[in-house]
Molecule: small-subunit ribosomal RNA
Organism: uncultured bacterium
RNA sequence: UCAGAACGAACGCUGGCGGCGGGCCUAACACAUGCAAGUCGAGCGAGAAAGCCCUUCGGGGUGAGUAAAGCGGCGCACGGGUGAGUAACACGUGGAUAAUCUUCCUUUAGAUCUGGAACAACCGGGGGAAACUCUGGCUAAUACCGGAUAACACUACGGAGCGGUGGCUCUGUAGGAAAAGCGGAGGACCUUUUCGAAGGCUUCGCGUCAAUCGAUGAGUCCGCGUCCCAUCAGGUAGUUGGCGGGGUAAUGGCCCACCAAGCCUAAGACGGGUAGCUGGUCUGAGAGGACGACCAGCCACACUGGAACUGAGACACGGUCCAGACUCCUACGGGAGGCAGCAGUGGGGAAUCUUGCGCAAUGGGGGAAACCCUGACGCAGCUACGUCGUGUGGGUGAUGAAGGCCUUCGGGUUGUAAAGCCCUGUCGGGAGAGGCGAUGGCCUUACGGACUAAUAUUCCGUGAGGUUGACGGUAUCUCCAAAGGAAGCACCGGCUAACUCUGUGCCAGCAGCCGCGGUAAGACAGAGGGUGCAAGCGUUGUUCGGAAUCAUUGGGCGUAAAGCGCACGUAGGCGGCUAUGUAAGUCAAAUGUGAAAGCCCUGGGCUCAACCCAGGAAGCGCAUCUGAUACUGCAUAGCUGGAGUCCCGGAGAGGGUGGUGGAAUUCCUGGUGUAGAGGUGAAAUUCGUAGAUAUCAGGAGGAACAUCGGUGGCGAAGGCGGCCACCUGGACGGAGACUGACGCUGAGGUGCGAAAGCGUGGGUAGCAAACAGGAUUAGAUACCCUGGUAGUCCACGCUGUAAACGAUGGAUACUAGAUGCUGCGGGUAUUGACCCCUGCGGUGUCGUCGCUAACGCAUUAAGUAUCCCGCCUGGGAAGUACGGCCGCAAGGUUAAAACUCAAAGGAAUUGACGGGGGCCCGCACAAGCGGUGGAGCAUGUGGUUUAAUUCGACGCAACGCGAAGAACCUUACCCAGGCUUGACAUUGAUGGAAUCCUGUAGAAAUACGGGAGUACUCUUCGGAGACCAGAAAACAGGUGCUGCAUGGCUGUCGUCAGCUCGUGUCGUGAGAUGUUGGGUUAAGUCCCGCAACGAGCGCAACCCCUACCAUUAGUUGCCAGCGAGUAAUGUCGGGCACUCUAGCGGGACUGCCGGUGUUAAACCGGAGGAAGGUGGGGAUGACGUCAAGUCCUCAUGGCCUUUAUGCCUGGGGCUACACACGUGCUACAAUGGCCGUUACAAAGCGCUGCGAACCCGUGAGGGGGAGCUAAUCGCAAAAAAGCGGCCUCAGUUCAGAUCGGAGUCUGCAAUUCGACUUCGUGAAGGCGGAAUCGCUAGUAAUCGCGGAUCAGCACGCCGCGGUGAAUACGUUCCCGGGCCUUGUACACACCGCCCGUCACACCAUGGGAGUCAGUUGCUCCAGAAGUCCGUGUGCCAACCGCAAGGAGGCAGCGGCCCAAGGAGUGGCUGGUAACUGGGGUG
Repeated sequence: UCAGAACGAACGCUGGCGGCGGGCCUAACACAUGCAAGUCGAGCGAGAAAGCCCUUCGGGGUGAGUAAAGCGGCGCACGGGUGAGUAACACGUGGAUAAUCUUCCUUUAGAUCUGGAACAACCGGGGGAAACUCUGGCUAAUACCGGAUAACACUACGGAGCGGUGGCUCUGUAGGAAAAGCGGAGGACCUUUUCGAAGGCUUCGCGUCAAUCGAUGAGUCCGCGUCCCAUCAGGUAGUUGGCGGGGUAAUGGCCCACCAAGCCUAAGACGGGUAGCUGGUCUGAGAGGACGACCAGCCACACUGGAACUGAGACACGGUCCAGACUCCUACGGGAGGCAGCAGUGGGGAAUCUUGCGCAAUGGGGGAAACCCUGACGCAGCUACGUCGUGUGGGUGAUGAAGGCCUUCGGGUUGUAAAGCCCUGUCGGGAGAGGCGAUGGCCUUACGGACUAAUAUUCCGUGAGGUUGACGGUAUCUCCAAAGGAAGCACCGGCUAACUCUGUGCCAGCAGCCGCGGUAAGACAGAGGGUGCAAGCGUUGUUCGGAAUCAUUGGGCGUAAAGCGCACGUAGGCGGCUAUGUAAGUCAAAUGUGAAAGCCCUGGGCUCAACCCAGGAAGCGCAUCUGAUACUGCAUAGCUGGAGUCCCGGAGAGGGUGGUGGAAUUCCUGGUGUAGAGGUGAAAUUCGUAGAUAUCAGGAGGAACAUCGGUGGCGAAGGCGGCCACCUGGACGGAGACUGACGCUGAGGUGCGAAAGCGUGGGUAGCAAACAGGAUUAGAUACCCUGGUAGUCCACGCUGUAAACGAUGGAUACUAGAUGCUGCGGGUAUUGACCCCUGCGGUGUCGUCGCUAACGCAUUAAGUAUCCCGCCUGGGAAGUACGGCCGCAAGGUUAAAACUCAAAGGAAUUGACGGGGGCCCGCACAAGCGGUGGAGCAUGUGGUUUAAUUCGACGCAACGCGAAGAACCUUACCCAGGCUUGACAUUGAUGGAAUCCUGUAGAAAUACGGGAGUACUCUUCGGAGACCAGAAAACAGGUGCUGCAUGGCUGUCGUCAGCUCGUGUCGUGAGAUGUUGGGUUAAGUCCCGCAACGAGCGCAACCCCUACCAUUAGUUGCCAGCGAGUAAUGUCGGGCACUCUAGCGGGACUGCCGGUGUUAAACCGGAGGAAGGUGGGGAUGACGUCAAGUCCUCAUGGCCUUUAUGCCUGGGGCUACACACGUGCUACAAUGGCCGUUACAAAGCGCUGCGAACCCGUGAGGGGGAGCUAAUCGCAAAAAAGCGGCCUCAGUUCAGAUCGGAGUCUGCAAUUCGACUUCGUGAAGGCGGAAUCGCUAGUAAUCGCGGAUCAGCACGCCGCGGUGAAUACGUUCCCGGGCCUUGUACACACCGCCCGUCACACCAUGGGAGUCAGUUGCUCCAGAAGUCCGUGUGCCAACCGCAAGGAGGCAGCGGCCCAAGGAGUGGCUGGUAACUGGGGUG
């Protein structure tokens, strides 16, 4: 980081149907329009109109006692919406109310008597645009008021009993308080009468009043639970309590007066931020974590703020008043409004629906009821937003069709997929039938029952009939036609299921993480194919999970992040043994509660499922009660083991104070003494002739205490070191006595706390930041040197930090040992000290179990456990900023974020590396010899030039390299002229042998001709093969690109001694062991040892040459002896002894002797031997490294080219030339040069060849042609050397470049551009700077000879022999290498990694004169509406009163409180800012 699950989602692509659900998460932003709360005439008065009918035309009837309105009653506090506020008794849960109320409903027992006065409507008048309003008059009631009566109700004062506070029961006295009627029916009786009737009366129903039981609902109080920040630590003045009042339904500072000074807080008050709470939802194994859409419970709110009224209930969403903002109307005077009800609009936003139908059902309000109202609700509409179901067809079908894609060109795949054939009919389409939801209400009717005087009315029950459906002609069913209309999206590098091609070329792009892309991309884009899911699929966002990654379950802190520097100690936490009590914790039973829905189980209903219904279980919680008593707590009484006190003893740099001592440094004085001293890698600055250093004597002063001295001691840590005295802390050992758990830890707190630093005052010998000078250096603000001030020292005060480390908190207990040191004790022994055994304390080392990631720890734990504290949670930013606290300052402490990275880190492993260590080797150094670097020339390269100077090779390991040989050719380059199936290969119709001679044009290629020539092999006699020409087409061709796509080959480390494997063992693992160690070797060579035992590739040996011998063989080689011959020669006969040749053998193996060594391996010495310790040389190159070299040897993938990047031809170039480098040659001379003369090789080569003698030429060479297919002949002269002569130190008799002349040879052709000869010319150069190369013996040096290539061309290369040295003490150093070890932050491996400043760009952030906004505290001003209080002289129907007046009330006025508003002053938060600080990324 991802895979899982989830979502009120959004976006992209796509979209058949149905069921059930969901649908403004943002602006509690503003709202047009309609609807969302009314109802009752059976409470009351009054009371239309249209229409219709009649009419005498006046009107009447009906509509109708209807509509609309009013008084009155009930409702409007429910239902519906929203989540702004609220961190609160708001919510949840359990309680309390003896501190309460409750309309409607219910229970019980009563009452409903008698009077009165008004006000609307209405009528009249007035004002206003309107809203509306003022005024006069009339009137009813279940509206209002008075009186009576009334208790088990209330108030006051008493009494008695119970009880738990204002409770209950009984009781006495006094006091005040009630009512309303309406409707139906009715036999007798009574009153009135307009004789119709009305009333009384009886009865029923509804209502009313006062009580009362309950139910329901509500209020209040309490326990517990309920987010983040301590960088919010103190808050509070009605604050906390009391007494007395007021207020309320009710307790209470709720309010007021007075009194007291309390109250809350680290178990987090106060402050700030965020948030409606819950049932539940999502996730999770669970514990938890996150959330609080829909549904349900509670709360809060209703434009913002304040306030009360009415009422049972409100401080009231669709009521009132006031203030404010906003919108609208207006006649400008004044008014109206509040969708967070249902629809709907604008706006905001990534984003969320119809201005629908119906009261049929359910529920609610009113009503006696019918009924009315009901955007609650029931339905429908939109929307893949979710979930569930279902379809898009089934069977058969191989030429495995076509097409696509891939291909190794064979084929594979798409794929039974399609087509074709045979079927089916879900959804959709058409036609028809057609619900449940309505067992309810109402009406009619019948029967039974209740009330009653009553067969009236009314009510209840039962039966029959009638009537009522928004959805909806929908669900569902039947029929018809028809495979017809219905599949997409994402992914395919790993995680993670699924692979190829093409395009692209670090571009375009992808990406959740790791990471892909720079020409062969399974990762980009497209395609084919595949995988996954599917009417959806992906993406984004969010939550949980994985994450044991905050760890209760279930983590850690020696080194990864993490133990406070150390101690004392407060709160807190934890705590020994015994007994008793208690029962708070704990455990158990019971009871209550834990709403419903949801989850789970069982059953049932929609065809299934989703969904719905019923029942059950669960809800781990809270409360009450009963019981248990092991453990914990509490109380009491004891105990001694923990802890402590007392006594004796010894140890100690434990602390403090005061004295005191010697050595040394420095300084001062004096003496001796003279030129240096000092210092360093070397010097200089410095001191010194004014006498230093050195030395002697004396003196001064400060600081520190050598030796002893020790992983010795003491201390809590920091730390403590001469000696003595005084004061003082702790630990330890021993023996008893005493106290009786007094203990452990320790948040805050307090104290101590190295060095440096700060303040004040002293002191200052040495040392020594800063500073100065001298050196070093590219520089040297360093290291080194000479000086030198703070400081270091003392006293007092501050600071409070360190790698304050054992990087390890404290305490207790337990868990093998071994061995030191130290303190005390016991035993044994002794004269005594030792030694030995043993106990306790401390301090080290090793080590078992165990632990640990490993390293390691291991009775001094990092083991096993318990208790307490501190701390950690990726790296950086940063131990920083801001804020707080502390400090004189320096600074300390506490301590973030933005942003950024995909790591940072630990331990161990293998390598590599180290100006780390050890051992060892090599011409590696050293010791030598000769060179290079300087000169001229040759050759290669770079550079430059050029039409081209073809290409490659670049440290060693490119540069006399590819190239063993560029005049043409080669040749790849340039210019020019030509060809296009091609110079070359295969197939190929056809024709012809091939081939040779020759003409014309041309620079040639080439083009056009002429002539000669008819072969060879096989044959089935047709022809075929080989060769030549050849149309057309496939194709050829490419020294074009990529050596970083490759094979092969090669270089290099390196002929270095290494590199590995199997099995075993060890380790969690990488890996180790073996292969390390001790010896030894040239060697991982061998021996010994060893958790290893074996084995392989390397080493060595086997192979070749060479050194010795024997043997075989004896020509072309040889010639000792014999013979012959010559001027001379193995010339000849002869011979094979010798040399030699070339086959086969032998020989050398540390075999023998001595010594050393581990009785080994081996080494040293010796003998013998031609040769001695791999005799010398060669061939032979392990695993691998360098993307080393080569596509231009060859082969080869891919790409490019195809009248050209191919092919042919002529000419040119590769040979250029200011210059630079590499490799060589020749020299600079006398160890030489020149001339003459005389010797001695080896190894090669030769028939298009080597070419003798002889002749010519100064010579190169020419003529000549013997001999030789080679131990026969030739090349061929070897040279240096030797002998003799000349030269005599000179740019020469050195050196030979260069140039001029004349030639020779090869070749088609020497101009560009060959070699050689000869005559002449006679340059630089006098032994070479820094630097650098080769070589250890037949080597270096020096001398010549041969060969390959080749027509010719060699100073190069490869070989051969001749002459023939010097030196190696040794391994310190340079270079390279091997083994072991060590460190590492390296692994592209030191040519590594990496730090900081500066410059530039971008980003976030701190400070900042200020400035802007929000929020809040305090002080003050002002004060609407309104309750309350006071007043009330104005006003007033009910009661009293004859009246006056009174009682009572109202307006008005005053006062308290108080919203908005205003003024001032603080706090906090945020934005912004010139400038500025650091940080991050590139």